A computed fold for a 73-nucleotide RNA from an uncultured Candidatus Saccharibacteria bacterium, annotated as transfer RNA.
The prediction has a mean pLDDT of 81.
Its Rfam family is "tRNA". About the family: Transfer RNA (tRNA) molecules are approximately 80 nucleotides in length. The family's RNA type in Rfam is transfer RNA.
It was read from a public genome assembly.

[in-house]
RNA sequence: GCCGAUAUAGCUCAGUUGGUAGAGCGGCGCUUUCGUAAAGCGUAGGUCAGCGGUUCGACCCCGCUUAUCGGCU
Repeated sequence: GCCGAUAUAGCUCAGUUGGUAGAGCGGCGCUUUCGUAAAGCGUAGGUCAGCGGUUCGACCCCGCUUAUCGGCU
């Protein structure tokens, strides 16, 4: 230099023929216990890496950029 993959909640990851963004763990509250842990119930938390484009509508399609990983030379 060329090609490809990945980027979504604090962490690990889902989410697709474009139509209001989710789970597990973790956090907080409550119940239970003499107390802790475990368990149960509830709850908060997101500019979906950034910019632009297409569309009535974009995490999703297109272009560029950034970061990480892999391959080729």